[in-house]
RNA sequence: ACGCCAGUAGUGUAGAGGUAGCACAUAACCCUCCCAAGGUUAUGGCCCGGGUUCAAAUCCCGGCUGGCGUA
Numbered sequence: 001a002c003g004c005c006a007g008u009a010g011u012g013u014a015g016a017g018g019u020a021g022c023a024c025a026u027a028a029c030c031c032u033c034c035c036a037a038g039g040u041u042a043u044g045g046c047c048c049g050g051g052u053u054c055a056a057a058u059c060c061c062g063g064c065u066g067g068c069g070u071a
Stems, first nucleotide, its partner, number of pairs: 001070007010024004018054001026042005047063005
C1' cells in the first nucleotide's frame, strides 16, 4: 500500500429494513436471625459522517479503530 473480517450498555454477546434483546455487573426492594444463593424492578448502548428509503443497528459510499492475510 492493497484485500478480507469486526466495531451494539461498564464487560461478553444476539439482532440481516418496522419497539434494540439476553447474560454478567451496578442500585433498590423481597426472601433470610445475618451473609451467600434465589426472586422482582430499575439504570445504561447501535464507532463517526453522508446517501437510499415512508422507515436504517441492518442496505450503499467515505472515514476512524482493532484483527488477519499478501507484498
Record summary: Predicted 3D model of a 71-nucleotide RNA (transfer RNA) from a Candidatus Woesearchaeota archaeon. Its Rfam family is "tRNA". Rfam links the family to the GO term triplet codon-amino acid adaptor activity. The source organism's lineage runs through Archaea, Nanobdellati and Candidatus Woesearchaeota. The sequence is in RNAcentral, with records from ENA. The coordinates come from a structure-prediction model, not an experiment, and the mean pLDDT is 84.